Predicted 3D model of a 594-nucleotide part of an RNA (large-subunit ribosomal RNA, domain I) from a marine sediment metagenome. Rfam family: Bacterial large subunit ribosomal RNA. Rfam links the family to the GO terms structural constituent of ribosome and ribosome. The coordinates come from a structure-prediction model, not an experiment, and the mean pLDDT is 82.

[in-house]
Context: one part of a larger RNA
RNA sequence: AGUAUACGGGGGAUGCCUUGGCGCAGAAAGGCGAUGAAGGACGUGACUAGCUGCGAUAAGCCUCGGUGAGCCGCUAAAUAGGCUUUGACCCGGGGAUCUCCGAAUGGGGAAACCCAUCCCGAUGAAGUCGGGAUAUCCAUACCUGAAUACAUAGGGUAUGGAAGCGAACCCAGGGAAGUGAACCAUCUUAGUACCUGGAGGAAUAGAAAGCAACCGCGAUUCCCUAAGUAGCGGCGAGCGAACGGGGAACAGCCUAAACCACAUACAUGCCAAGCUCGUGUGUUUUGUGUAUGUGGAGUCGCGGGGCCUGACAUGGCUCUGACACGAUGGAGCCGAAGAGUUACAAAAGACAAUCCUAGUAGAAUAUCUUGGAAAGGGUAACCAUAGAAGGUGAUAGUCCUGUACACGAAAGGUUAUGUCUCUCUUUAGUCAGGUUCCCAAGUACCACGGGACACGAGAAAUCUUGUGGGAAUCUGGGUGGACCAUCACCCAAGGCUAAAUACUAAUCUGCGACCGAUAGUGAACUAGUACCGUGAGGGAAAGGUGAAAAGAACCCCUGUUAGGGGAGUGAAAAGUACCUGAAACCGUAUACUU
Numbered sequence: 001a002g003u004a005u006a007c008g009g010g011g012g013a014u015g016c017c018u019u020g021g022c023g024c025a026g027a028a029a030g031g032c033g034a035u036g037a038a039g040g041a042c043g044u045g046a047c048u049a050g051c052u053g054c055g056a057u058a059a060g061c062c063u064c065g066g067u068g069a070g071c072c073g074c075u076a077a078a079u080a081g082g083c084u085u086u087g088a089c090c091c092g093g094g095g096a097u098c099u100c101c102g103a104a105u106g107g108g109g110a111a112a113c114c115c116a117u118c119c120c121g122a123u124g125a126a127g128u129c130g131g132g133a134u135a136u137c138c139a140u141a142c143c144u145g146a147a148u149a150c151a152u153a154g155g156g157u158a159u160g161g162a163a164g165c166g167a168a169c170c171c172a173g174g175g176a177a178g179u180g181a182a183c184c185a186u187c188u189u190a191g192u193a194c195c196u197g198g199a200g201g202a203a204u205a206g207a208a209a210g211c212a213a214c215c216g217c218g219a220u221u222c223c224c225u226a227a228g229u230a231g232c233g234g235c236g237a238g239c240g241a242a243c244g245g246g247g248a249a250c251a252g253c254c255u256a257a258a259c260c261a262c263a264u265a266c267a268u269g270c271c272a273a274g275c276u277c278g279u280g281u282g283u284u285u286u287g288u289g290u291a292u293g294u295g296g297a298g299u300c301g302c303g304g305g306g307c308c309u310g311a312c313a314u315g316g317c318u319c320u321g322a323c324a325c326g327a328u329g330g331a332g333c334c335g336a337a338g339a340g341u342u343a344c345a346a347a348a349g350a351c352a353a354u355c356c357u358a359g360u361a362g363a364a365u366a367u368c369u370u371g372g373a374a375a376g377g378g379u380a381a382c383c384a385u386a387g388a389a390g391g392u393g394a395u396a397g398u399c400c401u402g403u404a405c406a407c408g409a410a411a412g413g414u415u416a417u418g419u420c421u422c423u424c425u426u427u428a429g430u431c432a433g434g435u436u437c438c439c440a441a442g443u444a445c446c447a448c449g450g451g452a453c454a455c456g457a458g459a460a461a462u463c464u465u466g467u468g469g470g471a472a473u474c475u476g477g478g479u480g481g482a483c484c485a486u487c488a489c490c491c492a493a494g495g496c497u498a499a500a501u502a503c504u505a506a507u508c509u510g511c512g513a514c515c516g517a518u519a520g521u522g523a524a525c526u527a528g529u530a531c532c533g534u535g536a537g538g539g540a541a542a543g544g545u546g547a548a549a550a551g552a553a554c555c556c557c558u559g560u561u562a563g564g565g566g567a568g569u570g571a572a573a574a575g576u577a578c579c580u581g582a583a584a585c586c587g588u589a590u591a592c593u594u
Stems, first nucleotide, its partner, number of pairs: 001593009015579001016544002020515002022512006029504002031165002039101003042055003046079001049075003061095006070083003106115003116134007136162009169200001170198005180187001184234001210217002221248005231239002252496003255440001259296010274283002276327006301474001303439003306435007315334007335427006348421005353415001355413003359407002365380005381398002383387001389401003445469008455481001476491005531538002551578001554566004
């Protein structure tokens, strides 16, 4: 030195465990913010480093409920001092306080700092201190007010609103490349990523100028299918419908215009016309036209509406038209009928009920035995609308927390609900005939250039629009994949609209042939911490004594607060380098070999 055996050191694998993660489902919620958010800085405790809470009223203040004996948060034990059945601590509702920064908003600024102006107050002044106000933009109202006479621009005051943040989902405006095509340029990736704007609890879309095909359907959205079909495509790579069928959910409406009335402005007109009609009288800021506004009317494609005429029909009462009589029209009230707060007009309240934010109640076991400990084993019982689960010194239906079933709110919130108050509509319309007044214009359509459509310019319809040209009003217009005819379907150029659908940051509940500390989140622990970087940013390691600290009194060795040996605790030293304690690696002893 090697080999073997035994015993150690070292190390932290493995096994077991779980405070933490991951995923899914359901419910509910879907926002917060100038009444100052999200996120922070700095403070705040008797002593206080970090975390948590809170804000100069600072681990808290007031109040209303719940609970009921202890309490003064955690790492983290003690000391000191307190509180508490006159109800503390704790849990929930409401309120008060809430430094400074931050949209940050009086001005500035290298965030958490500096410096102001006006008013009020602290004993009159100065100074200082305290309180309040003072940003910008938009809307509305008002006051002022240039060049420049009226005016306008501009300035100012008041009131209201906006801003900023937030995980995904949604709509819109912009919009790549790596890649694939075995290269690459059309193409693809992809209208994806990303940037920007905007909104909601959903958003978008939406009541046919639609499909279809000679049969018919009847807003939109979503799912299954049709179908990897028809097509598109350097006909390459690839891209990829619709009709129809089956389901989920269902809901339809309002304007513009014609016409009437009123108001305002302008023009025109003077005995003409008009003033509801007939006759007569009276009237001259009446009348007529244009424009704008308001109210009524009206909303459709077996075309609809307006205006005029006729027929049928009409709940009661009151008032009224320049005057008289008759006819006739209008307004109001009551009654009747109907509807309603998500569109179709719109606001709210009360009561009841439901649910959420604390909670309440909740059955049933003893003994022997092994053991440190019984919930294990034996014996004999009991409950069960409860034998889910967790804990308790090993494995508990009957020990604890719970579970099933059943209850509960002073306060705040919720709404598919019900009733009432309330609000609105109708109370005239229908039919027939006539008239040809209206039916969304720089629009439809066309040309050129783009984009979207599964469709790459193609035979290329359809939708959209940058430039140019530029219609019609029902005997009208659009569409049916060039175009024309026939036929069929529909009515653009205004608007609103629930549900079925998408998502889950945060909340609650439940579950898992999900992980179990090199796994599972980066993070089971002071974790986006320590640390690195000028910065954007990058980014760890680190869990386990025991049932209970019972955490080893006392003695000994020693320079020693190190370490060890006794003693003691404990079931066991498991001894705060602590469960188990593999291997590498390092030793000691013995045997053998050289």